[in-house]
Order: sequence, then C1' cells, then structure tokens
RNA sequence: AAUGAAUAUUCAGGGGUGCUGUAAGGCUGAGAUGAACACUGUUCAAACCCUUUAACCUGAUACGGAUAAUGCCGUCGGAGGGAGAUAUUAUUCACCAUAC
Repeated sequence: AAUGAAUAUUCAGGGGUGCUGUAAGGCUGAGAUGAACACUGUUCAAACCCUUUAACCUGAUACGGAUAAUGCCGUCGGAGGGAGAUAUUAUUCACCAUAC
C1' cells in the first nucleotide's frame, strides 16, 4: 500500500410489511407490527434484513407450476437500477537497514 479474507461498531444509511377469514385466526417467510394524518395513500416508530460476496425495486395487471388464496415455488436473472466509513486481526506486495 492492497485485499470479492474475517470480525466488530449504543456510529451512518438503504429496504419490504402480503394473501385469506364475519371474527378468532390460518399460510409462507429473517421480517407481514403499532400509531397518526389523510382518504386508500403518506409519515413516524419498533422488530427484522442488507450496505457492492447486494437487502430491495423495475420489467409485472409478465410467463409456467402448485394452493383456500397470495411473488407460495420457479423462469425472467451472468437483465437494468440500488445504500459506507472506521478499527482490529490475517494474508500478499513494495521500499529501507543489517547479516550471509
């Protein structure tokens, strides 16, 4: 000095919050929560996940399969976008000095 190596941070930032049911609740999942304002959307907070080894979004009122139903599973997808700094450890490389 570098690292697509690992870990950490009372730090900073990004993200989603569905289907079904009269209701109680049920399904998948890391996560489907609460409150307020608005009038069906927005904002704030908690929990969870992610920060270039990429959470999530677009395409999408997409396509195929399953289901009570749903981004439930897969294709799309080596697609396009997408949010960081520091410290410690480890590894590699370069330079200088000494010895041989």
This is a predicted structure of a 100-nucleotide RNA (TPP riboswitch aptamer (THI element)).
Its Rfam family is "TPP riboswitch aptamer (THI element)". From the family's description: Vitamin B(1) in its active form thiamin pyrophosphate (TPP) is an essential coenzyme that is synthesised by coupling of pyrimidine and thiazole moieties in bacteria.
The prediction has a mean pLDDT of 78.